Predicted 3D model of a 546-nucleotide part of an RNA (large-subunit ribosomal RNA, domain I) from an Oscillospiraceae bacterium. Taxonomically the source falls in Oscillospiraceae (Bacteria, Bacillati, Clostridia, Eubacteriales). It was read from a public genome assembly. Model confidence (mean pLDDT): 86 of 100. Rfam family: Bacterial large subunit ribosomal RNA. Rfam links the family to the GO terms structural constituent of ribosome and ribosome.
[in-house]
Context: one part of a larger RNA
Parts: sequence; structure tokens; C1' cells
RNA sequence: AGCGCAGGGUGAAUGCCUUGGCAUUGGGAGCCGAUGAAGGACGUGGUUAACUGCGAUAAGCUGCGGUGAGCUGUAAGCGAGCUUUGACCCGCAGAUUUCCGAAUGGAGCAAUCCGCAUGAGGAAGACUCAUGCAUCAUAUACUGAAUCAAAUAGGUAUAUGAGGGGAACCGCCUGAACUGAAACAUCUAAGUAGGGCGAGGAAAAGACAUCAACCGAGAUUCCGUAAGUAGUGGCGAGCGAAAGCGGACCAUGGCCAAACCGGAGGGAGCAAUCCCGCCGGGGUAAGGGCUCACAACAUGUAUCUUAACGGCUAGUCGAAUCUGUCUGGGAAGCAGAACCGAAGAGAGUGAAAGUCUUGUAGACGAAAGCUGAAGGGAGCUAGUGAGUACCAGAGUACCGCGGGGCACGUGAAAUCCCGUGGGAAUAUGGGUGGACCACCAUCCAAGCCUAAAUACUACCCAAUGACCGAUAGUGAAGCAGUACUGUGAAGGAAAGGUGAAAAGAACCCCGGGAGGGGAGUGAAAAGAACCUGAAACCCUGUGCUU
Repeated sequence: AGCGCAGGGUGAAUGCCUUGGCAUUGGGAGCCGAUGAAGGACGUGGUUAACUGCGAUAAGCUGCGGUGAGCUGUAAGCGAGCUUUGACCCGCAGAUUUCCGAAUGGAGCAAUCCGCAUGAGGAAGACUCAUGCAUCAUAUACUGAAUCAAAUAGGUAUAUGAGGGGAACCGCCUGAACUGAAACAUCUAAGUAGGGCGAGGAAAAGACAUCAACCGAGAUUCCGUAAGUAGUGGCGAGCGAAAGCGGACCAUGGCCAAACCGGAGGGAGCAAUCCCGCCGGGGUAAGGGCUCACAACAUGUAUCUUAACGGCUAGUCGAAUCUGUCUGGGAAGCAGAACCGAAGAGAGUGAAAGUCUUGUAGACGAAAGCUGAAGGGAGCUAGUGAGUACCAGAGUACCGCGGGGCACGUGAAAUCCCGUGGGAAUAUGGGUGGACCACCAUCCAAGCCUAAAUACUACCCAAUGACCGAUAGUGAAGCAGUACUGUGAAGGAAAGGUGAAAAGAACCCCGGGAGGGGAGUGAAAAGAACCUGAAACCCUGUGCUU
């Protein structure tokens, strides 16, 4: 030195565990903000570095409920206290809530600096305290230049509103490329990603100038189907409907403009009269108005109000087992004998518990706040017939040209939208039915609103898992978006386990200490570098070989 055997060290795998995650289901909730948000800075404890809570009233203050014996957070100790005159804790409602931050008196290198006005205290103009003082929009009033006047711009005051944040979902505007086409340019990817604006608990859409096909349907949205069909397409790659049918949900829902009537104003005119906008009635396609005749108090309601009865935000009650000289550190195990069950889901307890604890089935409960809601009330809300021919959304429809969007790439290309140039009709009218024309059918554009079915989940509750089990599962099971890296945008860790209980090793010995040896605790040292403790690697002893 090698090989073997035995024993150690180191090391952290493995096994077991789970405080944490992941996913889904069913409910709830779905905005917060100038009454100052989200997010922070700095403070705040008897002792206090951090976290948590809170805000100069600062681990807290008040009221009302719940609960009932302990309490002064994590988190020990010391000290000092509170509490059946009800503390601590839980719920509801209030008070307080520094400074920064939209940040809004001005400034600024966020958490700082510097003001002005009025009021209170004060001898005071010092100082302290309170309140107000940003900008923009809209409305009203007052004021008011250049320019005698008038007007306008501007200014001031008052009132109301806005501003910023938010996970996804939604609407609008803008808008790529890689890629595919086996290259590539039309095309595709894709109106996707990205950017901007805006809104809500949903948003958007929506009450037929729609479809259909000679039969008819009757707003919108969503799902299934129709159907990978009809089509479209360097007819390549690809793209890809609709009607209809079956469902979800339901409101074939409403309101204006106009005709007509009335009112107070303004303008033109000597005047008669005419015109204009505003306000009220009327009226909305089952068309309406006007004139005449007739009928008559129904129906609905998305507005306001009330409200039976529920739900949520604390909680309460809740059945039934004992014994053993069995094993063991420990009984829930074993043995023996019982009981309950509308409860034998689960978790915990020194091991494996229906009957020990907590729960579970079942039953009950709110001073206060929030919320759903049958029903009631108020308001609003309907005509029939005949005649008349007054009204029924104009730089609109439509057309040419240029584009976009429709499943549809310009095509025979309708329908829809935008730019640009032209530019109607008026219900005896007009649009559509995939160029266009006729017939026929159907509908009434150029105004507005509208619940539900639908989408999503930052957040709350309950439940579930042939989901993970510490190199997994969130990046994060421990004080993690931390430490650390980077000028910055940004990137981004590692790190769980003593024991049933600290019973966390008094005392003695060696040692400066670390550490060790006794003693003691414990079922076991499991001894805090703490469950188990593999391998690599290192060492000791010994046998054999060289």
C1' cells in the first nucleotide's frame, strides 16, 4: 500500500411527518378615492431590535351585543397591574387617525422646506392651535380691456362634478413580427401580441327600413346543431358562415323629434302680421294629429315608498363506557361486560377512541349594521268606428372615385362603415329580398333608453382531490419578492422535524475556553450542530498478501 473483517467519523440521501402550496366545485361579493384611496415613511410597549396591531387618544379610546375566568400579541424572563361592579377575547357601530402619496396654498432630491388670509389663546406683529387657499369642466351672478359706446377676450365669487388606484373579464382607437405557405411578394400568423382611452359588477348588443319564401317567423345575448356544409382562396397554405331546428333566458319592452294646442320672451315692421329659440300639454307605428260619433276605469309597471318572511356579520344546546394483579413510559391496543345513534364525517388526546376533548346529525340565536323579498300604497300607464290627408328624424338615403369590414382576397359582389365629389323622394313615398330590371313579398332608415340568460375572479365562506409532500408543491411551509446582484429596467435564492412533556442536563471532576468524563432527566440521549441517518470520502484495530 492492496484485499477482507470489525468499529468509528463525516455527510446528507431515504423512510415517516406537515404548519404551506396546487387545482376544482357550490355559494357570496364585485369596486376603493378630495369625508384624502391603493401603497408607504416615521412613530407607538415599564423593559422592545424585528414582525403584528395601532396613530401624538398611538399592542390602543367609546357605545351596543356575544361569551364567562382568566388576562397584559408573536415571546420567555423580570417588574407592575387588570378582572364576576364581567376583564381578555369575538361581532356591529362610532371616535381618533402624524407625514408622504391623485396630493390639491407654493416649492421639492416622496415622507421635507417655505408661506398667505380669517378666527381663538396671548401684552404682543413673538409663539401655539383651528379653518381655508391647486387645476380643469359645467351652470349662475358680478365685473371687464385693446376701441367714446356696445360687444368680446379676460377676471372674481358661488354651486356641482372630475383628477388617482384596481387580478381578470368588457367596449372603442391604434397595431406588429417571428411563423405557415416546406423559398416568397397576394395570403397566413391576426385584428393576435404590444400601446392608448373609457366603463361596470358585469360590459357590449337590443325592440326589425330583420329574416324568410308565397308557408311563415317576430328585439338582443349565450349554448348545441346545421357544418368543416354553402362558400372563399397565388382555388395554394389556409379561412369558413347564415337561415332553420333544439335549448338557456324572456319585456313581440319603453321614451323622444314632428303634426296640433297653450304660455312667457326675443327679432323684423308705422301697423296688420310674420319669424325665432325656450317651457308645458299632445304623441310614437297595434302609426299619430285634426273633425264627428261611440265606449268606458281595465291592465301593467324597469320610478318612489312600505313590508310579511328570510339570509349574512358574534354565538348556544348537542346522545352514549366502564372494569382489568393484561402488555407498555404512556391505552385509544388486548380481555371482559355495556350503551348511544337524525350523531360510526373529521381532528386531537403519551399508541389504534361512535360513547375523553373538540366536533358531527339535529335544533336554536341578534341590541347594531348590511342584504334578498311575496304582498300593499303612491305616481305613471289603454280605447272603438268613420272621415280628412296635417306629421312621421336631409347634406341624410343613394351614385362616382379611394379604402375598410362582412366566412366572401374586386369578383357578377349585394348588405354595413369611413374619406372625397355630387346629391333625392315625402306614405299615390321609401328600404330590402346577394349585380341589375319587372312582378310579388316584407319592412319603415337617417333620435334615445332597456333587466335576465353570458364573461371573469384580486377578495370572503363552505367543500372536495387515483394533486405535491421540503431539489416536490407557489419564487416564498422559517420575518420572501427578503438576503444578495445590477447605474437602471430588472433578476432573485438558500433555509422545515429534540421530546408525550423542557422534564433543555442541579452538583462534582479535567480544561483558559470549546469540549469531555461522572451524576441526574427521560421509554429512549433523541442533548439542542438534536427523528431516521444510505453512499461518496476519511480514520482506527485486526487477518492475509506484497